[in-house]
Context: one part of a larger RNA
Order: sequence, then C1' cells, then structure tokens
RNA sequence: GGACGAACGCUGGCGGCGUGCUUAACACAUGCAAGUCGAACGAUGAACUUCCUUCGGGAAGGGAUUAGUGGCGAACGGGUGAGUAACACGUGAGAAAUCUGCCCUUCACUCUGGAAUAACUCCGGGAAACCGGAGCUAAUACCGGAUACUCAAAUCUGGCGGCAUCGCCGGAUUUGGAAAGUUUUCGGUGAGGGAUGAUCUCGCGGCCUAUCAGCUUGUUGGUGAGGUAACGGCUCACCAAGGCUACGACGGGUAACCGGCCUGAGAGGGCGAACGGUCACACUGGGACUGAGACACGGCCCAGACUCCUACGGGAGGCAGCAGUGGGGAAUAUUGGGCAAUGGGCGGAAGCCUGACCCAGCGACGCCGCGUGAGGGAUGAAGGCCUUCGGGUUGUAAACCUCUUUCAGCAGGGAAGAAGCGAAAGUGACGGUACCUGCAGAAGAAGCACCGGCUAACUAUGUGCCAGCAGCCGCGGUAAUACAUAGGGUGCAAGCGUUGUCC
Repeated sequence: GGACGAACGCUGGCGGCGUGCUUAACACAUGCAAGUCGAACGAUGAACUUCCUUCGGGAAGGGAUUAGUGGCGAACGGGUGAGUAACACGUGAGAAAUCUGCCCUUCACUCUGGAAUAACUCCGGGAAACCGGAGCUAAUACCGGAUACUCAAAUCUGGCGGCAUCGCCGGAUUUGGAAAGUUUUCGGUGAGGGAUGAUCUCGCGGCCUAUCAGCUUGUUGGUGAGGUAACGGCUCACCAAGGCUACGACGGGUAACCGGCCUGAGAGGGCGAACGGUCACACUGGGACUGAGACACGGCCCAGACUCCUACGGGAGGCAGCAGUGGGGAAUAUUGGGCAAUGGGCGGAAGCCUGACCCAGCGACGCCGCGUGAGGGAUGAAGGCCUUCGGGUUGUAAACCUCUUUCAGCAGGGAAGAAGCGAAAGUGACGGUACCUGCAGAAGAAGCACCGGCUAACUAUGUGCCAGCAGCCGCGGUAAUACAUAGGGUGCAAGCGUUGUCC
C1' cells in the first nucleotide's frame, strides 16, 4: 500500500447493487417451512334445481366438504461444518463386477377368478396419548390360475470377439406378469435401447509433528460358503504366515474438500464468508423397516441426557428450515408480503401446496454513483488569531448581485416484468414503486484524522519529567512546531480514524 462476513470512537443527506452469529453442532416459547389426487375406491353428503305436500316435510338430481383405504411425493428443495487426514475431495482412468422411480424410444401383451380389511355401526378400557373385541363393505389395495419366441436360473451345445477372470449372438427341459377407470385422454405388465441419477475400484495431488520408530491377528493371502445391485475379509469356517514402514508406517495435533477469494510483476504466500460442485451431520449413541432411491433434519424402534403433561398407572418433544427468544460474545437483521415470476411436488386440467424463490423491512457492513450549489463580488467589512503595533492572516471566504433546482419535499400521470393460465371476464407481492411532467425556494444536507522526523501540513497560550503523547526514533524537569486548548494549515470525505487478521 492492498484486502475484510469485521468490531470500536466521532460524525452522518440520498440512491443502486451486494452482504449480515466468524462465538455456544448452546437451550428453545409461538407461528409457518410437504403435500396432492374424487379422472383409483367405499362412505359422508352442504348450497342449489325439479317434483309432491297434510306446509311439519318427503322424493329425485346435484355435487361443495370431511376423515379413511389406495397412488405418487415426502431420499428433492432448505440448514450447518460437529466429525473426517479418508478414495472424503480434486483430477484422470476403469466396471468383461453394477443398480436406476418418473422421462424418451422400439416390440409384445392387457385373459380369467378369489379371499380380506380400514372407513362405518355396536360394545369396552384409559386422565390423556391412544387401544381392544364383534359385525358389514370397495378398489389401480391383496392373492390364485391361464398365456409369454424375446427375460431369469440350472444342464448340454454351436459361432464370433476380447482385456486374466470372460463378453456378445444362437439352439433343447423347470419358474415368473397384466388393473381398471374413461368419450378421447390418462394408465398397467414383460423385454431391449437411451437419458438422468447413483454405487464400486484404481493412478496421481493437496496440513503440522520423530520430544510419535516400529505397527498389525480379520491382520496379509488362499480354498469354500454366506451376503450385496455388484467386486471384495464385506462376514464366517479351515489353511498358510504374511502385510505396512525412514520415499515416515503407527501415534498425537489441527482441519470438511474444490471451483475460487485476497495479495504479489511473477514465483509464491494466506484463506475456503457469500455464489457453484462434492462430502458429512440432523439432541447424543445404536439399529433396521418401507421404498427405484434412506439407514431417512420436520419417519419408526431401543438406550442415554434434558424439557414438558399426568388422575403417578403412563405419555409427549427435538429450529445446524424461515422468522423469533434466552445465553455466549467486541459483534451480526423482521415472530414482514406474495406465490405475480423462476423452479419443485401432486393432478388430465382447473388448481392446491411451496419461509425454495421473488420482494419488502433493519444495519454507512462493503462497492459504486450523486448532492450539500454555480458565476460575479475588495472599502480586502465586522469578528477571531498572530503581531516587530507598521501590519499580516482567516479571505472571494462572508455580506451583496445575477442564476440554477440534481437529491430530498409537494401535486398530476404512471409502467415493463405476462412468456403463461383461463371459454370469457380476468390475472403483479414488489407498488401508486421505477419513470415522466409540473411547483416552490439556496432553500433541508460536513465531518473526521493529522500538522517533530519518517510524512503533506505552524503559531500563540496553558502546563512544568506533572498532566499527558507515542507506530519507530522519542517528546514533557518555565519560552514544548511532539502534552492540552485556540487560530491557521494539510489529507481524505458521508465518511474519517483506531484495533484485529492476511499478503
């Protein structure tokens, strides 16, 4: 000098764009953050319409609404950085060792039966959370049967190819599927391919420490078995005695990694906030279930700590989602608006949901832009300060004259973002915002640090090694350009200084 997710002191006009718990992965009141589908199903059936009526009501249609069965989603999106020195990450390869819902594409099929169960009704238990028994019922829920060259497994066998195991294309016996609703649509099943996503393996790369020198028994390898989507000590039985290490094993400390960011001429050094990719975690520890996908933040079970309810028998909870509270701290925001846009889930669609997102609020926290007026004006006014008392300086500065009106203020007009969706009417949170026009008046808007040298900028008074200053050298003990105040000056400017950290 530059930089910052900064803080502190003094000061503070406006706008745009960003950005804002770096500390306690501390504890959390309250609200919201994941639902949707009636075009899968049985119930419930409001408004309304029509008809009848003894004027009480009844019947038919109609389908709003609600819980339940079922489907899809809830594994995405959002948060955090605790753990992790590891194939976690980056990069480059490999999978002849793999899986992939929804989506695209190709081929074929969608036949026929059955038994339940929730809701509901009745009864019962419990303070509650909730639970039990009996009876009834539906389905795109569940279970049989038929069909299937193409699919899977086993045995036998032919051809081609490769990269050790092997891969691909073929022929003979056993097993395996379909579901309905509908006007069309939308669906379902089997098989092949694609895309996307995921998983596994390997080469190389990136911290400190030897005041850590030896480490290891599922350890290293083999055979067999189990397990997995899949290779594999992944697990188990048996066998062998191996495997790693001074090119740093093992131990200890620290740490999420990268694209990048800061600095530097570069080499390099430091960092990993925001944004993007990957990983890990979800009160702490463990476990599996469901599912295409989880060992699952707002799912389940067990244990623990903590908090809450209780009729003491038993229950409920998990903000490292968005706000917000307490606490910690030098320090970090609103319990806001909207789904209008983009994106996501469900749905045929309308639509519903969406604290993702888009906006608004707060903070000079940062960057950028603008303003606080412009021109003229010397009797160099008054006042202040200094003075050798002549004067000098503040200083064209002010007053005064002539103009201008950005920003702020007031008034009138007033968007784009709307592609879309809807039969049409219509549909914008931001927002009466941006922007345009008009009005008035210089009117409402300047501070902070420094002035001994480094380093741009000096005098007076006070103080008297005191009070104090200080980044280094050093100032202050009676004329201090170094302390304090004033005048003046210098530098930057809605900021200026100080502190901290990095280069």

Predicted 3D model of a 503-nucleotide part of an RNA (small-subunit ribosomal RNA, 5' domain) from an uncultured bacterium. The prediction has a mean pLDDT of 83.